[in-house]
Model confidence (mean pLDDT): 83 of 100. A computed fold for a 479-nucleotide part of an RNA from an uncultured prokaryote, annotated as small-subunit ribosomal RNA, 3' major domain.

Context: one part of a larger RNA
RNA sequence: UGACGGGGGCCCGCACAAGCGGUGGAGCAUGUGGUUUAAUUCGACGCAACGCGAAGAACCUUACCUGGGCUAGACAACAGUGGACCGCCCUAGAGAUAGGCCGCCUUCCCUUCGGGGCUGAUGCACAGGUGCUGCAUGGCUGUCGUCAGCUCGUGUCGUGAGAUGUUGGGUUAAGUCCCGCAACGAGCGCAACCCUCGUUCCUAGUUGCCAGCGGAUCAUGCCGGGGACUCUAGGGAGACUGCCGGUGUCAAACCGGAGGAAGGUGGGGAUGACGUCAAGUCAUCAUGGCCCUUACGUCCAGGGCUACACACGUGCCACAAUGGGUGGGACAAUGGGGACCGACCGGGUAACCGUGAGGCGAUCCUGUAAACCCGGCCCCAGUUCGGAUUGUAGGCUGCAAUUCGCCUGCAUGAAGUUGGAAUCGCUAGUAAUCGUGGAUCAGCUACGCCACGGUGAAUACGUUCCCGGGCCUUGUACA
Numbered sequence: 001u002g003a004c005g006g007g008g009g010c011c012c013g014c015a016c017a018a019g020c021g022g023u024g025g026a027g028c029a030u031g032u033g034g035u036u037u038a039a040u041u042c043g044a045c046g047c048a049a050c051g052c053g054a055a056g057a058a059c060c061u062u063a064c065c066u067g068g069g070c071u072a073g074a075c076a077a078c079a080g081u082g083g084a085c086c087g088c089c090c091u092a093g094a095g096a097u098a099g100g101c102c103g104c105c106u107u108c109c110c111u112u113c114g115g116g117g118c119u120g121a122u123g124c125a126c127a128g129g130u131g132c133u134g135c136a137u138g139g140c141u142g143u144c145g146u147c148a149g150c151u152c153g154u155g156u157c158g159u160g161a162g163a164u165g166u167u168g169g170g171u172u173a174a175g176u177c178c179c180g181c182a183a184c185g186a187g188c189g190c191a192a193c194c195c196u197c198g199u200u201c202c203u204a205g206u207u208g209c210c211a212g213c214g215g216a217u218c219a220u221g222c223c224g225g226g227g228a229c230u231c232u233a234g235g236g237a238g239a240c241u242g243c244c245g246g247u248g249u250c251a252a253a254c255c256g257g258a259g260g261a262a263g264g265u266g267g268g269g270a271u272g273a274c275g276u277c278a279a280g281u282c283a284u285c286a287u288g289g290c291c292c293u294u295a296c297g298u299c300c301a302g303g304g305c306u307a308c309a310c311a312c313g314u315g316c317c318a319c320a321a322u323g324g325g326u327g328g329g330a331c332a333a334u335g336g337g338g339a340c341c342g343a344c345c346g347g348g349u350a351a352c353c354g355u356g357a358g359g360c361g362a363u364c365c366u367g368u369a370a371a372c373c374c375g376g377c378c379c380c381a382g383u384u385c386g387g388a389u390u391g392u393a394g395g396c397u398g399c400a401a402u403u404c405g406c407c408u409g410c411a412u413g414a415a416g417u418u419g420g421a422a423u424c425g426c427u428a429g430u431a432a433u434c435g436u437g438g439a440u441c442a443g444c445u446a447c448g449c450c451a452c453g454g455u456g457a458a459u460a461c462g463u464u465c466c467c468g469g470g471c472c473u474u475g476u477a478c479a
Base pairs, nucleotide, nucleotide: 001479002478003476004475005474007473008472009471010470011469012468013467015463016462019426020425021424022423023422027316028315029314030313031312032311033310034308035307042053043052064303065302066301067300068299069298070297073126078123079122081120082119083118087104088103089100090099091098092097108117109116110115128292129291131290132289133288137286138285139281140280141279142277144275149188150187151186152185153184154183155164156163157162168179169178170177194269195268196267197266199237200236201235202234203233204232205231209226210225213224214223215222240263243257244256245255246254247253319419323378324377326375327374328373329372335366336365337364340359341358345354346353347352385416390411391410392409393408394407395406396405432455433454434453435452436451437450438449
């Protein structure tokens, strides 16, 4: 100087407390451990691994296993050399591939005539490796933590390590600001500048809108028209403790108030200092070293990654009446769409099928939002709760759903009556609850992830205690 302390002081955080909803019990989904297996590819392991890499494992992916093939190789460069190569068909085969008719067709393309491109075989320094080492590395990322810290120049003090500044008194979300002070300044962080939501003005008016005028209809901005309104999308204004009162050291600031759409950082996002964990990643990529080279490379078929006595994590759906089923009625936002979204109409109980208008989209489609409201049924039961499991009949995608896809109808109707010890999230348009969209994607094991809107709470006395963190101080046999 740090680190540590079941030392002290001050302070903060859904850290506790106060409250609401969960997990832990059941079924299922998913990940992991273990076990099994020819293989169940690999990585990730307290927080910070475990719906994680994977935003899509039937083949492919795929790295694993079994079997069958190739050896300058599936891919790149060079040298000289050839001009067809490819494709279709037939045969063998699981296919890769091999052979055949050399069957069909053709004698490659561009050219500045130097050459270049494509392709076949040959040769050669070579290619190739998701093989090892993340403890050789770059890059990227997680975490402490959006915590308020981390440093430097000069000066001063100290023999020196170092200290000072950065400590102290106030204050703040903040090393934020004020005052003081052997310090005076400065940098990286904080804040602001950026995006978005909330108010308003201006500009613009189609595909959006419809107040006034006119037309038409059973009805609808449907038409003429209009720019007022909504909205769209570009530019401004607006919030700064600016004003008033009080407290305070005539300070910074805090408390209350006015005005205001918004008030003291207005809400949210992006943004992550010096560093820590030899944290994670050699399997995104790049890369040193080591290793393989008729195989640890490469091609193919099939299988596996989907196994199952069990254990754990994360979720979904329930156990019901604030509910279930049924008939009728209402209101969104974000998005996506051309090998695509697909209306209307017709068929089917349905999944879906047929036809195919319109739409490269503020125009058309996706697209009926659901919870909610109204009416009537159920009457507390393993039930008109619950839906696992199984049987069967179909639908769709795809070369192909057996291992191993999703969806629909009928039948079946398991466990489960609110969950031990323990444990998680959340402070407001939040929790809870309800539906909707998207990426990936032929299809989908999505109940995941990311986003969107609808309905919409309770509680916070307080900081003694648990956890994490910041500053000062103290002890130390630790570095």
The RNAcentral record of the full RNA draws on ENA.